[in-house]
RNA sequence: CCUCGACAAAGGCAAACCCGUCGUGAGGCGGGGACGCAAAGCAACGGGGCCUUCACGGAUGAAGGUAGCCCAGCCGCCGAA
Numbered sequence: 001c002c003u004c005g006a007c008a009a010a011g012g013c014a015a016a017c018c019c020g021u022c023g024u025g026a027g028g029c030g031g032g033g034a035c036g037c038a039a040a041g042c043a044a045c046g047g048g049g050c051c052u053u054c055a056c057g058g059a060u061g062a063a064g065g066u067a068g069c070c071c072a073g074c075c076g077c078c079g080a081a
Stems, first nucleotide, its partner, number of pairs: 004079002012037002017032006035068001041074002046071003049066007
């Protein structure tokens, strides 16, 4: 350094739910709260999945959401076996 990830150390993030707020909605943001997480950091203008709205007789199309669904990409803390 690479792989790897410990009943290690120092820190970090924060599901459900509740409150506020924005949005038609999926959902976002802030506060509380911790189920979990070694990338639960970035990125949705890489690919797939799932969800929402609109259009359509339908096939389908369009516009959105999700990175805590997966793969790929970028960046990164610590160091036992």